Description: Predicted 3D model of a 692-nucleotide part of an RNA (large-subunit ribosomal RNA, domain II) from Pterospora andromedea. Its mean pLDDT, the model's own confidence on a scale to 100, is 81. The gene name in the source record is rrn23. The full RNA is in RNAcentral, with records from ENA and SILVA.

[in-house]
Context: one part of a larger RNA
RNA sequence: GCCGGCGACUUAUAGGCAGUGGCUUGGUUAAGGGAACCCACCGUAGCCAUAGCGAAAGCGAGUCUUCAUAGGGCAACUGUCACUGCUUAUGGACCCGAACCUGGGUGAUCUAUCCAUGACCAGGAUGAAGCUUGGAUGAAACUAAGUGGAGGUCCGAACCGACUGAUCUUCUCAGCGGAUGAGUUGUGGUUAGGGGUGAAAUGCCACUCGAACCCAGAGCUAGCUGGUUCUCCCCGAAAUGCGUUGAGGCGCAGCAGUUGACUGGGCUAUCUAGGGGUAAAGCGCUGUUUCGUUGCGGGCCGUGAGAGCGGUACCAAAUCGAUACAAACUCUGAAUACUAGAUAUGACCUAAAAAUAACAGGGGUCAAGGUCGGCCAGUGAGACGAUGGGGGAUAAGCUUCAUCGUCGAGAGGGGAACAGCCCGGAUCACCAGCUAAGGCCCCUAAAUGACCGCUCAGUGAUAAAGGAGGUGGGGGUGCAGAGACAGCCAGGAGGUUUGCCUAGAAGCAGCAACCCUUAAAAGAGUGCGUAAUAGCUCACUGAUCGAGCGCUCUUGCGCCGAAGAUGAACGGGGCUAAGCGAUCUGCCGAAGCUGUGGGAUGUAAAAAAAUACAUCGGUAGGGGAGCGUUCCGCCUUAGGGGGAAGCAACUGCGCGAGCAGUGGUGGACGAAGCGGAAGCGAGAAUGUCGGC
Numbered sequence: 001g002c003c004g005g006c007g008a009c010u011u012a013u014a015g016g017c018a019g020u021g022g023c024u025u026g027g028u029u030a031a032g033g034g035a036a037c038c039c040a041c042c043g044u045a046g047c048c049a050u051a052g053c054g055a056a057a058g059c060g061a062g063u064c065u066u067c068a069u070a071g072g073g074c075a076a077c078u079g080u081c082a083c084u085g086c087u088u089a090u091g092g093a094c095c096c097g098a099a100c101c102u103g104g105g106u107g108a109u110c111u112a113u114c115c116a117u118g119a120c121c122a123g124g125a126u127g128a129a130g131c132u133u134g135g136a137u138g139a140a141a142c143u144a145a146g147u148g149g150a151g152g153u154c155c156g157a158a159c160c161g162a163c164u165g166a167u168c169u170u171c172u173c174a175g176c177g178g179a180u181g182a183g184u185u186g187u188g189g190u191u192a193g194g195g196g197u198g199a200a201a202u203g204c205c206a207c208u209c210g211a212a213c214c215c216a217g218a219g220c221u222a223g224c225u226g227g228u229u230c231u232c233c234c235c236g237a238a239a240u241g242c243g244u245u246g247a248g249g250c251g252c253a254g255c256a257g258u259u260g261a262c263u264g265g266g267c268u269a270u271c272u273a274g275g276g277g278u279a280a281a282g283c284g285c286u287g288u289u290u291c292g293u294u295g296c297g298g299g300c301c302g303u304g305a306g307a308g309c310g311g312u313a314c315c316a317a318a319u320c321g322a323u324a325c326a327a328a329c330u331c332u333g334a335a336u337a338c339u340a341g342a343u344a345u346g347a348c349c350u351a352a353a354a355a356u357a358a359c360a361g362g363g364g365u366c367a368a369g370g371u372c373g374g375c376c377a378g379u380g381a382g383a384c385g386a387u388g389g390g391g392g393a394u395a396a397g398c399u400u401c402a403u404c405g406u407c408g409a410g411a412g413g414g415g416a417a418c419a420g421c422c423c424g425g426a427u428c429a430c431c432a433g434c435u436a437a438g439g440c441c442c443c444u445a446a447a448u449g450a451c452c453g454c455u456c457a458g459u460g461a462u463a464a465a466g467g468a469g470g471u472g473g474g475g476g477u478g479c480a481g482a483g484a485c486a487g488c489c490a491g492g493a494g495g496u497u498u499g500c501c502u503a504g505a506a507g508c509a510g511c512a513a514c515c516c517u518u519a520a521a522a523g524a525g526u527g528c529g530u531a532a533u534a535g536c537u538c539a540c541u542g543a544u545c546g547a548g549c550g551c552u553c554u555u556g557c558g559c560c561g562a563a564g565a566u567g568a569a570c571g572g573g574g575c576u577a578a579g580c581g582a583u584c585u586g587c588c589g590a591a592g593c594u595g596u597g598g599g600a601u602g603u604a605a606a607a608a609a610a611u612a613c614a615u616c617g618g619u620a621g622g623g624g625a626g627c628g629u630u631c632c633g634c635c636u637u638a639g640g641g642g643g644a645a646g647c648a649a650c651u652g653c654g655c656g657a658g659c660a661g662u663g664g665u666g667g668a669c670g671a672a673g674c675g676g677a678a679g680c681g682a683g684a685a686u687g688u689c690g691g692c
Stems, first nucleotide, its partner, number of pairs: 001692006011091013026048003032042002052059002062074004094227002097224001101217006112191001114189007121181001123155003126151001130147006159178003163175004193209001195205003202211001230626006240253005254379002257375007268344007280332001281330002286326003290322003294318001297315002299312005346366005382407010412423003427598004432594003438588003441573003447585001449584002452581003460575001466560002470557010487544001489542003493517003498512003523538001527536002599616005627681001629678006639669001646665002649662005
C1' cells in the first nucleotide's frame, strides 16, 4: 500500500413542545401490598386542573396602584395521564487524541560520586636530589668524573579514550590523544525522584531526564485538530449589529426550516404630493487667498526749543473693484433614494359560433405580500467586481465603511488557459428548431459578405512626460499675374570713423541718440570676423522664373521615447486585412427559450384517477417519504435432501436504497406479511486487528 473484519449521537432521570392513544360523571397514582415471578387488582398520601390580583393584611370576576369610580398594570380562565419523536438539563454523554497534576510503589546489573577488597600497565629514552672518588681550600664553598634513579617527565604496545577519514552503521579498520597516574579495571556494597549524584554538560540515575519508571485518581480536561457509515423528494442560509479577560469561543438580535393565527392583492411602471442640504455651484456668513484703487495706524527721512508741520519707490488695517479655495463654510441647490396617495393586476383557459379573435365586459384556474406566535437549526474568518468615501503615496491581489452584483452554495456558453468579469440559472431523455454573450481565412461551428473612410507602424497585438516638415479632416489669418514663396544674377551707398567712453571702439565691448541726403533700394546696422581697420553676410531693392506660398488653432490614425535574463506581451498559423472607425444583411453559437415524450412537488382535499397552471441548481442546515441488516411476537409460520441459508453468473422490476426469477454451486436450515426492539448500513479518523 491493497483486501477482509471491527469502528462514532447511546442510555437513565427530569423539564419544554408536537403527534398518537385512554379517560374527560376532571385526569392520575407514588412508595407499598399482591395467590412462584410478571400482570390483573388494591393503595387517594401527593401532583396537574378547577380564579385571579396584591409585597401583604386582604378583596374577589375582578384586583393592585391612587384622593380618585381619572388613567394604567395583570386577570376575566383551564383538561389530565401515558407512549413515540424532536430538544434542553445532569451524568464520560457522538468517537479517538494530550502535555500535565496528585497518591502509592519499583529501580544505582546502565550510568554519577563514594566505601571495602583485589587485579593490570611490553620495551626504550632523559638522568633531579643524595652519595662516592679526584681536584681545590686553613676548613668549606666550588668544580670534574662516577654512582644514583626523581618526575601530574619523554617515545611507544597492551589498556583507556573518541579529534579525523572510510563505511548504511552505534560494528570494524586506519590515522590520532593519554599510557606510574587526578591512571585503568574485577567483585561486593552506599546514595532514590519535592530526591540522588555531578572536575558543572541541565550531565547521569537500566535505549526514558528542565524532573525516572509502574499502577491508581482516569473514560482527567481539551472554547483545539481529525473522523462520523443506506436512498429519494421539498425548502434553503450566514460570514452582520450589540455585549463578552471577547477577538478562530459564546449569549441576544438579524437571515433558514417547519407549524399555526390574523390581515391583505403584492411587485413593477407612470403620475401626483412631500421633507432634505449631498453632487454641483457660490462667496452673502465663518475662515483661507492673489492683484489693483484709496491709505487708518506704524516705520523711516527732513525741519523745529517744543507743540507741531512736511516728505516717503517701506509695512499695512478697513472700504471698494477684479480673481480663487473649504469634510467639520452656505445666499443657493439637483439626479437618485425614501415616505404617502392615485391609476394600470400578471399568466393561462373560457366566452368562441369548425372566417378572424379584442388593451372592452362576464366566468374560471394558478402564482405572488405583510404582521404576530410555537418549535427548532446553522452562521457570527468572507472573497472579488462596480459606484460613493476614509486610511495609505487619489500605492498594493492593501486596509476600512456604505449601496449593488457574482462567487461562496452555481453547472453550461464566451473570455486561449483563468471561484468573483460578460451571457445565462442545469427535473430527465432526443442524431429536432430559435437565439444570448461572443464570433464567421485555417486550426475551429459560421460571409476570404456588401458599402464608405482611415492606417504602412505588423500599429493592430502593453506604457508616460516629452519630441517630430508622418499622414487624413476641419477652422482662422497673411502674402500673391500690379508676379507671391524658394533658388539664381546684381545692388546693399553718402554725411560718417554719429556723439560719448576708450590704448583703440570705424554698423557689430559698452552708454546715449537713432537724424539727414542720393535713390529702385540700402539699419547711425541681422550675424560671422579684426588689436582697431579690412573682409563675408543679412535686412531692403531690381532682374530672372511663373502659381500658389507662409503662420496658427483643432481633430482622426500612426512614429520616436521603449533595456533582462531559454523563445514566450495576437492562443498558434498567418494577415496589408484576416487591422481601425461608420453603416447594412445573413449565418454560427449555451444545460437559455421552443418542440416531442417521461417523472416529481404545490394549489390538492379519505383514497385513487384525470386535468389545468406554477415549480423542480444548491454547501451549512431544516422538513418529508422510503430501502436494507440482526433479534423478538403473531400468523397451527409457508417452505426445505424431490435440496434451506450462503456464493458467483444471467434475466426482469423499481427514480433509488434495493427486490424477484432462472439454471449452477452448496449441503441444512428458514422466507414473505403485520407489528416490535436495536451493539442497525464505512472509504477516509498519521483509525484498529488479521492476511498478502